Source information: The RNA shown here (transfer RNA) has 73 nucleotides and comes from a Clostridia bacterium. The organism belongs to Clostridia, within Bacteria. The sequence was found in a public genome assembly. Rfam family: tRNA. By type it is a transfer RNA. Rfam describes the family as follows. Transfer RNA (tRNA) molecules are approximately 80 nucleotides in length.

[in-house]
This record gives sequence, C1' cells and structure tokens, in this order.
RNA sequence: GCUGCUAUAGCUCAGUCGGUAGAGCACGUCAUUGGUAAUGACGAGGUCAUCGGUCCGAAUCCGAUUAGCAGCU
Repeated sequence: GCUGCUAUAGCUCAGUCGGUAGAGCACGUCAUUGGUAAUGACGAGGUCAUCGGUCCGAAUCCGAUUAGCAGCU
C1' cells in the first nucleotide's frame, strides 16, 4: 500500500433480503422472608462508530472516514 471482517443498552450479543430496536447479565423499585440469598412483577437505560447520499421511510442499501482484528504484498 491492497483486501476481507467487526463497530447496536454499563457488559455479552440478536435484529442485515428497508417500515419508527430486543434478549441475557448487571442496575433501580416493589412483592415474598424474622433477615439475606434465590425467585417473581414492574421500571430506567440506545443520535444503532462518524459524515454524506438514495428513498415517503435507513441499524439494514450506496460512498467516504475512524478504530479494532485477520490476511496479502
């Protein structure tokens, strides 16, 4: 220098053939207990790496950039 993959909640990851984002763990409240733990219910938490483009509508399609990993030279 070139190519490929990855980037989504605090953490680990789904969701990628376009239709306004979810799970588990963790966190908060409540219930249960003599009290914890465990269990159950509810809740909070996300400009979907960044910037543009296409579209009525983009996490998803296109381009560029950034970071990480791998390979080639």